Record summary: Model confidence (mean pLDDT): 82 of 100. Predicted 3D model of a 142-nucleotide RNA (FMN riboswitch aptamer (RFN element)). Its Rfam family is "FMN riboswitch aptamer (RFN element)". Gene Ontology term of the family: FMN binding. The sequence was found by an Rfam model in a public genome assembly.
RNA sequence: AAAAUUCUUCGGGGUCGGGUGAAAUUCCCUACUGGCGGUAAAGUCCGCGACCCGUGCCGGAAAGGGCGGAAGCCUGAAACGGUGCGGCUGACCCGGUGAAACUCCGGGACCAACAGUAAAGUCUGGAUGGUAGAAGAAGGCA
Numbered sequence: 001a002a003a004a005u006u007c008u009u010c011g012g013g014g015u016c017g018g019g020u021g022a023a024a025u026u027c028c029c030u031a032c033u034g035g036c037g038g039u040a041a042a043g044u045c046c047g048c049g050a051c052c053c054g055u056g057c058c059g060g061a062a063a064g065g066g067c068g069g070a071a072g073c074c075u076g077a078a079a080c081g082g083u084g085c086g087g088c089u090g091a092c093c094c095g096g097u098g099a100a101a102c103u104c105c106g107g108g109a110c111c112a113a114c115a116g117u118a119a120a121g122u123c124u125g126g127a128u129g130g131u132a133g134a135a136g137a138a139g140g141c142a
Stems, first nucleotide, its partner, number of pairs: 005138006017029003031122002033112002035048004043110002052087008064075004092108005114125003
């Protein structure tokens, strides 16, 4: 001086205004939003995470089953908790600057899980949840 390891905290934003209608923050016009790491600064590049599907392993307990004279011992699906793997998973171009930009500047586009409900990126819900990760402390450390 570093790693392992442990702990703490943090860790997602957004329909103003109007139209139609019995009913829409869901349709139409319009408005608005942009998780994490990488890289010339990124919703659209590379990778990761959330939702959903499949599956492996671990955990303790119970119903049930087996053994035993008894005490008790063994076993024990699903669900539940923990952890891993696989699948699924949207969207960008042109011009400029530059050594370098699909990231900056200018312009024009595009995208956004599931359940509910008049069809939802923005409402309500799973979720006072979970996660990629970020910061800090301990540790190593004499």